The RNA shown here (small-subunit ribosomal RNA) has 1523 nucleotides and comes from a Bacteroidota bacterium.
Its Rfam family is "Bacterial small subunit ribosomal RNA". Rfam links the family to the GO terms ribosome and structural constituent of ribosome.
RNA sequence: ACAAUGGAGAGUUUGAUCCUGGCUCAGGAUUAACGCUAGCGGCAGGCCUAAUACAUGCAAGUUGAACGGGAUUUCGGGUAGCAAUAUCUGAAUGAGAGUAGCGCACGGGUGCGUAACACGUAUGCAACCUACCUAUAACUGGGGGAUAGCCUCCCGAAAGGGAGAUUAAUACCGCAUAACAUUAUGAAGUGGCAUCACUUUAUAAUUAAACUUCAGAGGGUUAUAGAUGGGCAUGCGUCCGAUUAGCUAGUUGGUGAGGUAACGGCUCACCAAGGCUCCGAUCGGUAGGGGGUCUGAGAGGAUGAUCCCCCACACUGGUACUGAGACACGGACCAGACUCCUACGGGAGGCAGCAGUAAGGAAUAUUGGACAAUGGGCGCAAGCCUGAUCCAGCCAUGCCGCGUGAAGGAUGAAGGCCCUAUGGGUCGUAAACUUCUUUUAUACGGGACAAAACCCCCCGACGUGUCGGGGGUUGAUGGUACUGUAAGAAUAAGGGUCGGCUAACUUCGUGCCAGCAGCCGCGGUAAUACGAAGGACCCGAGCGUUAUCCGGAUUUAUUGGGUUUAAAGGGUGCGUAGGCGGAUUAGUAAGUCAGUGGUGAAAGCCCGUCGCUCAACGAUGGAACUGCCAUUGAUACUGCUAGUCUUGAGUAUGGUUGAGGUGGGCGGAAUGUGUCAUGUAGCGGUGAAAUGCUUAGAUAUGACACAGAACACCAAUUGCGAAGGCAGCUCGCUAAGCCAUAACUGACGCUGAGGCACGAAAGCGUGGGGAGCAAACAGGAUUAGAUACCCUGGUAGUCCACGCCCUAAACGAUGAUAACUCGAUGUUGGCGAUACACAGUCAGCGUCUAAGCGAAAGCAUUAAGUUAUCCACCUGGGAAGUACGACCGCAAGGUUGAAACUCAAAGGAAUUGACGGGGGCCCGCACAAGCGGAGGAGCAUGUGGUUUAAUUCGAUGAUACGCGAGGAACCUUACCUGGGCUUGAAAGUUAGUGACAGUCCCUGAAAGGGGAUCUUCCGCAAGGACACGAAACUAGGUGCUGCAUGGCUGUCGUCAGCUCGUGCCGUGAGGUGUUGGGUUAAGUCCCGUAACGAGCGCAACCCCUAUCAUUAGUUGCCAACAGGUUAAGCUGGGGACUCUAAUGAGACUGCCCGCGCAAGCGGUGAGGAAGGUGGGGAUGACGUCAAGUCAUCAUGGCCCUUACGUCCAGGGCUACACACGUGCUACAAUGGUAGAUACAGCAGGUUGCCACAUGGCAACAUGGAGCCAAUCCCUAAAGUCGAUCUCAGUUCGGAUUGAAGUCUGCAACUCGACUUCAUGAAGCUGGAUUCGCUAGUAAUCGGAAAUCAGCAAUGUUCCGGUGAAUACGUUCCCGGGCCUUGUACACACCGCCCGUCAAGCCAUGGAAGUCGGGGGUACCUGAAGUCGAUAACCGCAAGGAGUCGCCUAGGGUAAAACCGAUGACUGGGGCUAAGUCGUAACAAGGUAGCCGUACCGGAAGGUGUGGCUGGAAUACCUCCUUU
Repeated sequence: ACAAUGGAGAGUUUGAUCCUGGCUCAGGAUUAACGCUAGCGGCAGGCCUAAUACAUGCAAGUUGAACGGGAUUUCGGGUAGCAAUAUCUGAAUGAGAGUAGCGCACGGGUGCGUAACACGUAUGCAACCUACCUAUAACUGGGGGAUAGCCUCCCGAAAGGGAGAUUAAUACCGCAUAACAUUAUGAAGUGGCAUCACUUUAUAAUUAAACUUCAGAGGGUUAUAGAUGGGCAUGCGUCCGAUUAGCUAGUUGGUGAGGUAACGGCUCACCAAGGCUCCGAUCGGUAGGGGGUCUGAGAGGAUGAUCCCCCACACUGGUACUGAGACACGGACCAGACUCCUACGGGAGGCAGCAGUAAGGAAUAUUGGACAAUGGGCGCAAGCCUGAUCCAGCCAUGCCGCGUGAAGGAUGAAGGCCCUAUGGGUCGUAAACUUCUUUUAUACGGGACAAAACCCCCCGACGUGUCGGGGGUUGAUGGUACUGUAAGAAUAAGGGUCGGCUAACUUCGUGCCAGCAGCCGCGGUAAUACGAAGGACCCGAGCGUUAUCCGGAUUUAUUGGGUUUAAAGGGUGCGUAGGCGGAUUAGUAAGUCAGUGGUGAAAGCCCGUCGCUCAACGAUGGAACUGCCAUUGAUACUGCUAGUCUUGAGUAUGGUUGAGGUGGGCGGAAUGUGUCAUGUAGCGGUGAAAUGCUUAGAUAUGACACAGAACACCAAUUGCGAAGGCAGCUCGCUAAGCCAUAACUGACGCUGAGGCACGAAAGCGUGGGGAGCAAACAGGAUUAGAUACCCUGGUAGUCCACGCCCUAAACGAUGAUAACUCGAUGUUGGCGAUACACAGUCAGCGUCUAAGCGAAAGCAUUAAGUUAUCCACCUGGGAAGUACGACCGCAAGGUUGAAACUCAAAGGAAUUGACGGGGGCCCGCACAAGCGGAGGAGCAUGUGGUUUAAUUCGAUGAUACGCGAGGAACCUUACCUGGGCUUGAAAGUUAGUGACAGUCCCUGAAAGGGGAUCUUCCGCAAGGACACGAAACUAGGUGCUGCAUGGCUGUCGUCAGCUCGUGCCGUGAGGUGUUGGGUUAAGUCCCGUAACGAGCGCAACCCCUAUCAUUAGUUGCCAACAGGUUAAGCUGGGGACUCUAAUGAGACUGCCCGCGCAAGCGGUGAGGAAGGUGGGGAUGACGUCAAGUCAUCAUGGCCCUUACGUCCAGGGCUACACACGUGCUACAAUGGUAGAUACAGCAGGUUGCCACAUGGCAACAUGGAGCCAAUCCCUAAAGUCGAUCUCAGUUCGGAUUGAAGUCUGCAACUCGACUUCAUGAAGCUGGAUUCGCUAGUAAUCGGAAAUCAGCAAUGUUCCGGUGAAUACGUUCCCGGGCCUUGUACACACCGCCCGUCAAGCCAUGGAAGUCGGGGGUACCUGAAGUCGAUAACCGCAAGGAGUCGCCUAGGGUAAAACCGAUGACUGGGGCUAAGUCGUAACAAGGUAGCCGUACCGGAAGGUGUGGCUGGAAUACCUCCUUU
């Protein structure tokens, strides 16, 4: 210096992510309405609905200076009269009505109609008009006859009408004069875009007037010009629908005439056959247009209140008259509807003017004042009129401004609310209190601007008329604005919200109820989401809600979107219109660019300045109005015209390729059938079967014959074609591509709306053909069923010819054409080349990859990259590719293609999981191989169920069921019945008392109650201990919620996993690490590696056990020595051994061999007590199951408080038709019985273990030693040895029952254990199915302990004794781990989800019909009125009346089309916590799914046929990448 003042997002699809995409919100606005609330003022605004109907008043009059006339009133005079008064007369006044002039066409209202030259903008009129106004020029002479009024009558209810007589004018009519006016005919000149126009001039014809007052002046006539206002024409712009595609007879044009102010089919006669239309005619719907307004960054979108301009309309429709101007809002005529009056004969009316009323509606004001101002009409003027206008009233309807006080004030008062509650926090400096101010409101005073004109008076200049000056007069608003004084905080705050978006949080109540909600969503007992309260936040005389518009929404995308998979490429080609188009030269100047001129009204918007105290508001100046028109110039690009070129395109010539198409001929294999032959009992089919065929000879085998259909191998991600599609061989006809040559043409090109052609399969028609296959159908299976999958048959069809159909996942889900953009590699055809080498080039077909793109997956010279052109298509899901309409079709159906209603999603790609009747690898007593059991019996025990007054409660797949309970006769005990207590059975604090307890008696079932007796301790004291205890503060609850919780526990699982930091990759969720190759019990270790490290887990560290050593030896041990006994470590002694219990050692794949890179693995290896984690235990990652437990305990909340607390007695938890789990004992001879005899370990013991002795058959009892424990007490049994039993319901088995006892205990009835005798049940090895166990294990044998007075223990937890079998192996079942794959699942397969049927609600299609509406057509009739015609009547005449004709509003008739409403019945559709039937889809969804088509079926659906991959898995082939 120039340009510029301008652009925000959020919530919601998911477990999470990115994307697509809709819905919703935050903003602004409004002629608003509603709810709550309300102090004042200024400025604005105020029927959006019924252009519905209107009572009443007002809204257009004025002029006496155009005219006739004169009611009334006043004054004077006369007459009569006392007067009032009456009458006559003069003067003044001049109402009402009338003639005439001007106005009434303005102003004001409304938006019905109108999609149109209506409006906007820009032009044109050589095709026009214009009263009043201005300028100029000329004139204004002289006559006539009427008529209203008035008067007198008549008719009528009225409105009104009629007759007669008489009268005036600036009313009406002649005459005169007149042209630069008009017409006709000429002449000359000038100009123009054509017709033509203008100027000058000649001749002929036609046409005017009005007066008033007379001093001015005003008025009149003619002509021209101006100004103003209009009329007409044209270019451009101006809504939606094609489910409206053809429309048009005055239609389009011409000639002539008429008509108009004027052009014109405007009208008529004749002639011609045109005119409009996909650049949207016609038709239908909707609508006044513009300046502007709202919004928006803008482009746009929406809108057209108030103000301004234009248009249209005036009860509805038609018509003209008058006039300068109307087809006339407050004029006329006619028709219609409606209302009113009526004497029933007839009449009157038109608020979409201002008020106002009714109605409608969510909704919109006073029947106000004034002409003072501005403006309008008339008038010379005074003036009159003016619901225009100026003001006031009502309304928070909007915008703007002001106020409701200010300063100080902490015992942070009281009170409310909250809390962890002696206390704290908050409302809150808030209040009280002190001081100050007085806007506003109130009271009393003063008091405007808007007024300058007109007019009147005076003065001045020209000179009595204009202009200028001075003075006077005039205010509805209004005693208003403004201002002064007074007193006093005095008169003045609400609304909404507080889960997120979105600023603002707690308590109580409620308990999927009541309710909230704009979207997401809250509410099922701890709701910041409902209701209330306290507090907070936002705005504030307002605040919210509702409605509507724009924005956000780039969500219609010109700015500024897309189409592989999200919605979206037409099935394919040819081609019309259209759009776009190669190189070069010249011209032109349409597009384009620049300058200039005109216009773009004012208001509004923007900027500056000014005025109301500010602001809103207003005034003024500027800018802007992005537009249109004209003109001048520029010429790069586009266009146009003319010419040239060859590279685009095409042609020619020569080669070459192929399952390209079409018609004919031929061929072999297979299949089926037939005949003959061989041959005999089955064949066939399946998961397994059956139906079927077969002794009337099948199947099988051989020969021959026939038929139809399809063409193995070659064969390939091969080739050809526009797509669909095309495959044996061969011939004819025919089309195309490619290559080479560069001979020819010279842009001839690309795309392509409509259009035309082709178009798999299925299907349709006619005629053939029919082997195989095969919808439908039939039968057999399967199954709960099986309208299926499987099997046996089988018809249309599949095949041919001709004609239709026209759809597919018609797919590369990717339109065509052209250009450009790294590479690698395979392959097909051609050329070049001697060539099988190598490599080049053109055209195809594939794969991988860079940049780039993409939401990602992916695409990547065959683009989904970068560009250009053209076409097609999309705009949330569902309803629905449905309905209606139209077109096509023989039909099936196809093409085109909605809406109501409903949801807040539907969807794409990818991620992590979970799951799969997916895959791979691996593990586990998971299977297999074994051993022993369970399931059958009896009993024990637990559970369910049932029963009961109660059978207390909990645990319920695995992971409840010999579980809580490691021990229910009372107690326990929580349950039931009954009897009691209420500060309580227990614990704490405390005044006080000094006892309490014990013993005895009464009552009672006991608890309890009553009575008697006996009555403290320590200390000097103070006081303390103990006990009782009024009153008070506390209690108590095994009541509920394990889904409010802590703690503890089960399970997956002792499975090998689960994570983090940093880095890297990815837009992101997330991935990597943790995957891969090996290895391991192990995410154990090694190697590799965009990862490197680390944590919780694994392992190790800990305990027991196996070996040794050291230390130490009592209660343990005893080898040597000694003593000693019937015997015995009994004794002295000893530490050697065993053992005890402390410390150590030892084992680490350390060594060897083999394999291996290593880790590691293998070895009857060595060594060693032990060998590859030696065996066992403890130890349980992140997490899952809202797993279990409120009844161990603790605990939030809720609930009970003379009871849901507590005490007591008795009962129950032990019931018993039955079902299940876990066990014990058995069924016997590997055994039973009786006898003899040997060997443990862990533990326990004084309210105890109890030797020993005695009694008893025994349980046990009575005595009684030892032991508070390596000291004493604690027999082991199976085993072994012989004996007996001899296969039986037994010498098996022991249930059950009877009798008699023992022990514990206050008490064994319900309801204990044990003993003895007697009794002697079922049971002879257990169906389907199922459990445990891999070594000191299973099996088997006994022992101990806890709990405990005793014991229902066969349970549990430990201890030792004896002591096996088997494991080929991982196909299968179950569970788990890792990797991978699919997914429509994520409460995660116990998932999700489809359709019929049934129920309720909603909108909608069809429908015999019914009702209504608008428009058109044909015909009939036809008012008023213009126009035309016209002899009779009137008039001197002009002319009129009357009659006739054309046209027409309206009315009627008829047939049809369209639109809307309704309709018995009927069709599908949508929605709705828990209805029925099945299970179609998602995993290989259990028959892969889907598309088109056909048939079938309760339903999802099934099957046939062709197609697709948007199918998993496996194998093979091919190709690619790396080495």
Model confidence (mean pLDDT): 82 of 100. The source organism's lineage runs through Bacteria, Pseudomonadati and Bacteroidota. RNAcentral holds the sequence, with entries from ENA.